[in-house]
C1' cells in the first nucleotide's frame, strides 16, 4: 500500500429501515435480627461526519480506532 471483518448502557452480547433489548454490574424499595439469597422498580448505550429516505443503530460514502490476511 491492497482486501476482509468489527466499533451498541460500566462489562459481555443481541437486534437490523418505524418503541434499542438480555445477562451481569450500579441504584431505590420490599423481604430478613443482620448479611447473603430472593422479589419489584429506576438510571445508563448505536465511534465520528456527510448522503439516501417520510423515517437511519440498520443502507451508501468518507474519517478514526481495533483485529485478520496479502504485499
Nucleotide at each position: 500500500g491492497c482486501g476482509g471483518g468489527g466499533u451498541u448502557c460500566g462489562u459481555a452480547c443481541a437486534c437490523c429501515g418505524g418503541u434499542a433489548g438480555u445477562a451481569u454490574g450500579c441504584u431505590u424499595c420490599c423481604u430478613u435480627c443482620c448479611c447473603a439469597a430472593g422479589g419489584a422498580g429506576g438510571a445508563g448505550a448505536a465511534a465520528c461526519g456527510a448522503g439516501u429516505u417520510c423515517a437511519a443503530u440498520u443502507c451508501u460514502c468518507g474519517u478514526a480506532c481495533c483485529c485478520c490476511g496479502c504485499u